[in-house]
Context: one part of a larger RNA
RNA sequence: CACCGCCCGUCGCAUCAAUCGAUUGAAUAGUUCGGUGAAUGAUUCGGAUUGAAUUGUAAUUAGUAAUAAUUUCAACUUAAAAAGUCUUGUAAACCCGACUCUUUAAAGAAUGAUCAAGUCGUAACACGGUAUCUGUAGGUGAACCUGCAGAUG
Numbered sequence: 001c002a003c004c005g006c007c008c009g010u011c012g013c014a015u016c017a018a019u020c021g022a023u024u025g026a027a028u029a030g031u032u033c034g035g036u037g038a039a040u041g042a043u044u045c046g047g048a049u050u051g052a053a054u055u056g057u058a059a060u061u062a063g064u065a066a067u068a069a070u071u072u073c074a075a076c077u078u079a080a081a082a083a084g085u086c087u088u089g090u091a092a093a094c095c096c097g098a099c100u101c102u103u104u105a106a107a108g109a110a111u112g113a114u115c116a117a118g119u120c121g122u123a124a125c126a127c128g129g130u131a132u133c134u135g136u137a138g139g140u141g142a143a144c145c146u147g148c149a150g151a152u153g
Stems, first nucleotide, its partner, number of pairs: 003128001005125001008121002011118001014114004019109002023105001025104003029100004034095003039090004045084001049080004054075003058071005131152009
């Protein structure tokens, strides 16, 4: 910059924010039904192996001999005892479901804010060219229009 003024909304371009959202979406943590179940405690057996005693056997050594010592093998008794094993207790971890919590992806939808010299009109500001506004109802590309009631800003 003073009506060649100011200014309203739809539509279109762009950016941002949060919301809803199919996907029977995804992830973290926790609780829990069921299943598998390492490990470990107790328990029933088991008995690789080892020791001891007794008896017998054979050998060696010592001895004149009786016998003694050492060793081999066998039988029997006894003690300890590994693996494994029966039943059971505790129970990590894993699997399949369910529930809760906290995050999170998503085509699309519908809002708000900002941007500017876009589009359509010109609703408001002057008696703004139908005075304006409030409440309410209906209608319409959009500001808006109409009815009813009210206010005067």

The prediction has a mean pLDDT of 81. This is a predicted structure of a 153-nucleotide part of an RNA (small-subunit ribosomal RNA, 3' minor domain) from Bimastos eiseni. It matches the Rfam family "Eukaryotic small subunit ribosomal RNA". The family is grouped with related families in Rfam's "SSU clan". Its family is annotated with structural constituent of ribosome and ribosome in the Gene Ontology. A reference for the family is Yusupov et al. (2001), "Crystal structure of the ribosome at 5.5 A resolution", Science. The full RNA is in RNAcentral, with records from SILVA.